[in-house]
């Protein structure tokens, strides 16, 4: 000097919700996290709390289906980005 994490942006695909879950925010507790130990102001889970939305068209047995949207929406894949300190690897 380089490789390599959890993850992140973007893109694509398949879904979920739109009869409101999810996402985001706050508090508390827990968990995992480059090859090793360890670790958080990053990530995940749980409980509690506050806040909160974009629907429209067609068919219709009013259940539901399809289409177009919407949501700081879930998962997977890919490009790119990507561990501060110690030890190790090249």
């Nucleotide at each position: 000097a380089g490789a390599g994490u959890a993850g992140g942006c973007g893109u694509g695909g398949c879904g979920c919700g739109u009869c409101a879950a999810g996402u985001g925010c706050c508090u508390u507790g827990g968990g995992a996290u480059g090859g090793g130990a360890g670790g958080u102001c990053g990530c995940c889970c749980a409980a509690g709390g506050a806040c909160g939305a974009a629907g429209g068209g067609a068919a219709u047995c009013u259940c539901u289906u399809c289409c177009c949207g919407c949501g700081g929406u879930g998962c997977c894949a890919c490009u790119c980005c990507g561990c501060a300190g110690c030890c190790g690897c090249u």

A computed fold for a 90-nucleotide RNA from a bovine gut metagenome, annotated as THF (Tetrahydrofolate) riboswitch aptamer. The coordinates come from a structure-prediction model, not an experiment, and the mean pLDDT is 88. The RNAcentral record of the sequence draws on MGnify. Its Rfam family is "THF (Tetrahydrofolate) riboswitch aptamer". Its family is annotated with tetrahydrofolate metabolic process in the Gene Ontology. About the family: Tetrahydrofolate (THF) riboswitch was first reported for Ames et al. as an RNA motif in 5' untranslated (5'-UTR)regions of folate transport and biosynthesis genes in Firmicutes genomes.